[in-house]
Parts: sequence; structure tokens; C1' cells
RNA sequence: GAUAACGGCAAACCCAUCGCAAGGUGGGGACGCAAAGCCAGGGAUCUCUGCCCGAGACCGCCCGGCUACCGAA
Repeated sequence: GAUAACGGCAAACCCAUCGCAAGGUGGGGACGCAAAGCCAGGGAUCUCUGCCCGAGACCGCCCGGCUACCGAA
């Protein structure tokens, strides 16, 4: 970060499955993504719990860290 190239990922939804739940995993499927690759470190949001405490979810909400393809302006 381009009216480029090789490619990559996969929202919603559906099916199956795990979980109390948020949500996760696999298949189908593409809304989109120049890091929509990895990390739960900070914030936000969400779940369980009557509250506190605590435990969890989420990186495709934001910030941050690490790594990566191409090579026009």
C1' cells in the first nucleotide's frame, strides 16, 4: 500500500459436536480483510455467580508486542 501479481483468511447463516453460558471445533458458505497470521499484555464488551471475590469468552472492537508475501508511487 497499487485499477499489480502469486496466493491466503473467512462474517452472517445452515448442519454436526463440545460447553451451564459467553462461545469454541469440524464441514458447507462468503460479508469483508494488507496481516481478518500469532500472543489475552492494557482497555472495552460478553458469560457464570444474588453481590463482592473469583473463573471464563472474545484479537474480524481498540491499543500494544512478535513474525510474514509482493515491490509500483
The RNA shown here (c-di-GMP-I riboswitch aptamer) has 73 nucleotides and comes from a soil metagenome. It matches the Rfam family "c-di-GMP-I riboswitch aptamer". Its family is annotated with cyclic-di-GMP binding in the Gene Ontology. Its mean pLDDT, the model's own confidence on a scale to 100, is 86.